[in-house]
Molecule: transfer RNA
Organism: Deltaproteobacteria bacterium
Parts: sequence; C1' cells; structure tokens
RNA sequence: GAGCCGCUAGCUCAGUCGGUAGAGCAACGGACUUUUAAUCCGUAGGUCGACGGUUCGAGCCCGUCGCGGCUCA
Repeated sequence: GAGCCGCUAGCUCAGUCGGUAGAGCAACGGACUUUUAAUCCGUAGGUCGACGGUUCGAGCCCGUCGCGGCUCA
C1' cells in the first nucleotide's frame, strides 16, 4: 500500500426483504427469607463508530473517514 470481516445498552451478542431497537448477564426497586445467597416480579439504561448520500422512511442500501482483527504485497 491492497483485500476481507467487525463496530448496536455497563459487558456478551441478536436484529429476517428498508417500516415504532431487542435478549442474556450486570445495575436499581419489590416479593420471599432471621440475614445473605438463590428464586420470582418489575424499572431504568441506546445520537446503532463519525460525517455525508439515497429514500416518504436507514441499525440495514451507497460513499468517505476512524478504530480493531485476519490475509496478501
């Protein structure tokens, strides 16, 4: 220098053919328990890496850039 893959909640990851962003764990509140743990119920938490473009509408499609990984030179 070139190619490919990834970037979504605090963490690990889903998200179908473009149509109101989700799960588990963690956090917080409650039930139960003498207490803790476990179990159960509930709540909150997101500029979907950044900036543009396409579209009535983008996590998803297109472009550039950034970060990480792999491969080639």